RNA sequence: GUCGCGAAACGGCAAACCCGACGGAAGUCGGGGACGCAAAGCUCCGGGGCUUACACGUGGUCCACCACGUCAGCCGGCCAAGCUACCGAA
Numbered sequence: 001g002u003c004g005c006g007a008a009a010c011g012g013c014a015a016a017c018c019c020g021a022c023g024g025a026a027g028u029c030g031g032g033g034a035c036g037c038a039a040a041g042c043u044c045c046g047g048g049g050c051u052u053a054c055a056c057g058u059g060g061u062c063c064a065c066c067a068c069g070u071c072a073g074c075c076g077g078c079c080a081a082g083c084u085a086c087c088g089a090a
Stems, first nucleotide, its partner, number of pairs: 005088002012037002017032006035077001041083003046079002048075004055070006
């Protein structure tokens, strides 16, 4: 110096839950709070999961309504991938 490595320290993030705001929902944002995290930093065009008001398609004979799919949205603290990064014991 490096690492599909992770002891310690300085710092960092923040699950559930509670309060407020937004949203049709999944969920997001802010405050509190810590279960955890060595990338729980960023991205997402892969897989997966969730939602599905409106729109579109198919089916249930039509309408209404329902189911499934698409579109769309969300998670990324489910996995993979890309980019970047603090510290330095074994």
Overview
The RNA shown here (c-di-GMP-I riboswitch aptamer) has 90 nucleotides and comes from a Gemmatimonadota bacterium. NCBI's taxonomy places the organism under Bacteria, Pseudomonadati, Gemmatimonadota. Of the family's consensus pairs, 94% are formed in the model. Its mean pLDDT, the model's own confidence on a scale to 100, is 83.